[in-house]
RNA sequence: GGAGCCGGACGGGUCAGCGCUGCGGGCAUUUUGCCCGGAGAGGAAAGUCCGGGCUCCACAGGGCGGAACGCUGGGUAACCCCCAGGGGGAGCGAUCCCCGGAAAGCGCAACAGAAAGCAAACCGCCAUUGUUAAAAUGGUAAGGGUGAAACGGUGGUGUAAAAGACCACCGGUUGCCAUGGCGACAUGGCAAGCCAGGCAAACCCCGUUCGGAGCAAGACCAAAUAGGAGAGCGGCAAUCCGGCCCGGAUUGCUCUCGGGUAGGUUGCUUGAGGUUAUGAGUAAUUAUAACCCUAGAGGAAUGCUGACCACCCCGCCAAGCGCGGGGAACAGAACCCGGCUUACAGUCCGGCUCCCUUU
Numbered sequence: 001g002g003a004g005c006c007g008g009a010c011g012g013g014u015c016a017g018c019g020c021u022g023c024g025g026g027c028a029u030u031u032u033g034c035c036c037g038g039a040g041a042g043g044a045a046a047g048u049c050c051g052g053g054c055u056c057c058a059c060a061g062g063g064c065g066g067a068a069c070g071c072u073g074g075g076u077a078a079c080c081c082c083c084a085g086g087g088g089g090a091g092c093g094a095u096c097c098c099c100g101g102a103a104a105g106c107g108c109a110a111c112a113g114a115a116a117g118c119a120a121a122c123c124g125c126c127a128u129u130g131u132u133a134a135a136a137u138g139g140u141a142a143g144g145g146u147g148a149a150a151c152g153g154u155g156g157u158g159u160a161a162a163a164g165a166c167c168a169c170c171g172g173u174u175g176c177c178a179u180g181g182c183g184a185c186a187u188g189g190c191a192a193g194c195c196a197g198g199c200a201a202a203c204c205c206c207g208u209u210c211g212g213a214g215c216a217a218g219a220c221c222a223a224a225u226a227g228g229a230g231a232g233c234g235g236c237a238a239u240c241c242g243g244c245c246c247g248g249a250u251u252g253c254u255c256u257c258g259g260g261u262a263g264g265u266u267g268c269u270u271g272a273g274g275u276u277a278u279g280a281g282u283a284a285u286u287a288u289a290a291c292c293c294u295a296g297a298g299g300a301a302u303g304c305u306g307a308c309c310a311c312c313c314c315g316c317c318a319a320g321c322g323c324g325g326g327g328a329a330c331a332g333a334a335c336c337c338g339g340c341u342u343a344c345a346g347u348c349c350g351g352c353u354c355c356c357u358u359u
Stems, first nucleotide, its partner, number of pairs: 001355010012309007020040002023037006042330001046341002049339005054214004066210005071085005086099005100205002105203001107199002122144002124140006152170006171195002173192008218266004228257006237251005273292008311327006
């Protein structure tokens, strides 16, 4: 100097003017209005994919079924999250990706290929028949060809030709033992020809966990109108019980009560909260102390304009960090919190790897 890997921080600033939504104070006041002061989106507020808090409903206990997750240890309120480690894979490397079981069962595998898991014979090799040849039958998984994948490798014995058929060594697997480790696991030894393909985001098996709905949850206050329950009023009016009277019922009027709609209040933002310091821990994280308060709307505020500065691009130039013009992402809280994932113009910082060059 070039090419990369990982992590972290930021996401324009200042001033002025006009607006919007809460809060505090003052004045007027019937809701409300005016004045002053102060506050007012994000790293993802997003997707709503996981996990919790909170609220209501349901709930003796057990089974079947279903869903999610799946190496080990730790962290946490909890997790499909995070940290540390183990094993496997990719890369020269920094680093990144994956994670129960295929040696229980049942299945699947496009195209190509003879054959896709019990084996299997297209070419080739060998034997027999056949006069040579062609051909037929049988043996053979060494060699060729196909494929993402073809039933350990090398050498030998063996054979008509071959083959773990047998032997030696190497590799793998399984079982047992020893050592190290909390553990996943690693290393070593012994034994067994055991050589066992892939797929479980197919079914399945094993293990662990799991009630449902969600702030439009829920709680409180409560009109008008209609309807309900109760009490009272005058025995006045109408109708009915009926021929009439008494009496009774319904309608009427007044009051009370309860349910509930509109509407309003609450839940609502002080919280698994933040900053700094110190201690514990490899780390995730955690303990203690001090300090701080940082949106709370409800069809939904958080905006617009101008000037200057900073950044980027283009042009001019008298060459001065000068003048002029343009640009600046993804995206907008809705009960709250911890994660994951996705989107993002541009800027800064730290650690690390590989290559080239110079000293």